This is a predicted structure of a 470-nucleotide part of an RNA (small-subunit ribosomal RNA, 3' major domain) from an uncultured bacterium.

Context: one part of a larger RNA
RNA sequence: UGACGGGGGCCCGCACAAGCAGUGGAUUAUGUGGUUUAAUUCGAAGCAACGCGAAGAACCUUACCAGGUCUUGACAUCUCCUGCAUAACCUAGAGAUAAGUGAAGUCCUUCGGGACAGGAUGACAGGUGGUGCAUGGUUGUCGUCAGCUCGUGUCGUGAGAUGUUGGGUUAAGUCCCGCAACGAGCGCAACCCUUGCCAUUAGUUGCUACGCGAGAGCACUCUAAUGGGACCGCUACCGACAAGGUGGAGGAAGGUGGGGAUGACGUCAAAUCAUCAUGCCCCUUAUGACCUGGGCUACACACGUAAUACAAUGGCCAUCAACAGAGGGUCGCAAUACCGCGAGGUGGAGCCAAUCCCUAAAAAUGAUCUCAGUUCGGAUCGCAGGCUGCAACCCGCCUGCGUGAAGCUGGAAUUGCUAGUAAUCGCGGAUCAGCAUGCCGCGGUGAAUACGUUCCCGGGCCAUUGUACA
Numbered sequence: 001u002g003a004c005g006g007g008g009g010c011c012c013g014c015a016c017a018a019g020c021a022g023u024g025g026a027u028u029a030u031g032u033g034g035u036u037u038a039a040u041u042c043g044a045a046g047c048a049a050c051g052c053g054a055a056g057a058a059c060c061u062u063a064c065c066a067g068g069u070c071u072u073g074a075c076a077u078c079u080c081c082u083g084c085a086u087a088a089c090c091u092a093g094a095g096a097u098a099a100g101u102g103a104a105g106u107c108c109u110u111c112g113g114g115a116c117a118g119g120a121u122g123a124c125a126g127g128u129g130g131u132g133c134a135u136g137g138u139u140g141u142c143g144u145c146a147g148c149u150c151g152u153g154u155c156g157u158g159a160g161a162u163g164u165u166g167g168g169u170u171a172a173g174u175c176c177c178g179c180a181a182c183g184a185g186c187g188c189a190a191c192c193c194u195u196g197c198c199a200u201u202a203g204u205u206g207c208u209a210c211g212c213g214a215g216a217g218c219a220c221u222c223u224a225a226u227g228g229g230a231c232c233g234c235u236a237c238c239g240a241c242a243a244g245g246u247g248g249a250g251g252a253a254g255g256u257g258g259g260g261a262u263g264a265c266g267u268c269a270a271a272u273c274a275u276c277a278u279g280c281c282c283c284u285u286a287u288g289a290c291c292u293g294g295g296c297u298a299c300a301c302a303c304g305u306a307a308u309a310c311a312a313u314g315g316c317c318a319u320c321a322a323c324a325g326a327g328g329g330u331c332g333c334a335a336u337a338c339c340g341c342g343a344g345g346u347g348g349a350g351c352c353a354a355u356c357c358c359u360a361a362a363a364a365u366g367a368u369c370u371c372a373g374u375u376c377g378g379a380u381c382g383c384a385g386g387c388u389g390c391a392a393c394c395c396g397c398c399u400g401c402g403u404g405a406a407g408c409u410g411g412a413a414u415u416g417c418u419a420g421u422a423a424u425c426g427c428g429g430a431u432c433a434g435c436a437u438g439c440c441g442c443g444g445u446g447a448a449u450a451c452g453u454u455c456c457c458g459g460g461c462c463a464u465u466g467u468a469c470a
Base pairs, nucleotide, nucleotide: 001470002469003467004466005465007464008462009461010460011459012458013457015453016452019417020416021415022414023413026308027307028306029305030304031303032302033301034299035298042053043052064294065293066292067291068290069289070288073124077123078122079120080119081118082117083116088101089100091098092097106115107114108113126283127282129281130280131279135277136276137272138271139270140268142266147186148185149184150183151182152181153162154161155160166177167176168175192260193259194258195257197228198227199226200225201224202223203222206218207217208216231254234248235247236246237245238244310410314369315368317366318365319364327358328357329356332351333350337346338345339344376407381402382401383400384399385398386397387396423445424444425443426442427441428440429439
């Protein structure tokens, strides 16, 4: 000088408290540990690993295992030689491959050759092999916390201090005042995007002053570009006449309006050699490469994260063309129509999209069930089907009929959330042939509570004290 203290003071945060909904009990999904296995590939490990890498393991992926194969190699450059490059067919085989038949006859050319293919030779290729404690790059975390530093000056023998402390104030080292300090940098804030109000400009595919169509128009809605608007600006009070604070007016919006992007110096030898790059080490007829099949999907058990429920604020049935937003669509989205109880099928209008399509549910209205393991709940299993795909046995999703398990609100403990939030309802997208209870978004309905800072947890500042710490 720091760090730490179950020492002190001040302050903040869904940290507690006040509330709402959960988790922990059940079943299922998924990840992990463990066990098993020929293999169950590898990584991630308190918070900050565990629906994580993986935005999607039937083959492929795939790195693992078994078996069958190759050795200049699946991939690249160089040297030499040859040329029929590429199809198709047939035989053997699980295939990789191997043997055979064989039509047409390629592209560029400076005619040397090159592209491309086959063979030989070795230089080399190759490695998801090791080391994240050799590294780059990237990322998490403290934490969007308000801090971290420098120049000159001054003080101190020096390590260092000062500035950055103090009095107020703020979300903020934000600003004001004071001061041996005066300035400056990285952070804060603002500039950026989005949302809420208005104006102007522009009206097609959008909109309509509509019975319908055409025409017409651009008022309105909307779209998308520009501009305005909010600054404690005005006002009363408090305050040191400051910074600022508490109310009020006006206003679509009021004190950072809401949300996002943005992450200082650093910490954890934090994570990643399996995105990629890379030093060193290691393998080189194998730790490289190809193929078939299996495995990553196992199952006495334990944990995390979710989904669905245990019901009447509900279930089931019917009616009501009820009402969105944001996205996606040509290897695609697919309407009307017809067939099927249904998943789906036939067929294909329209749409390379403000034009066409995918496209709502909860809600509302009526009827029924009457508190039951039930008309709750849907696991499991049987049968019959549909779809994708060479192929659904291991191991996909969906439908119909039947079956109808646990579960009657969950111990100790523990999580999220302060407003268009929680809760609840559906919709879309990426990945993707197919497969979503996950993830990333979108809108509909729409609460309760916050006295307060004693306590728990985490963080910031200050002075002081102690220290087996650096």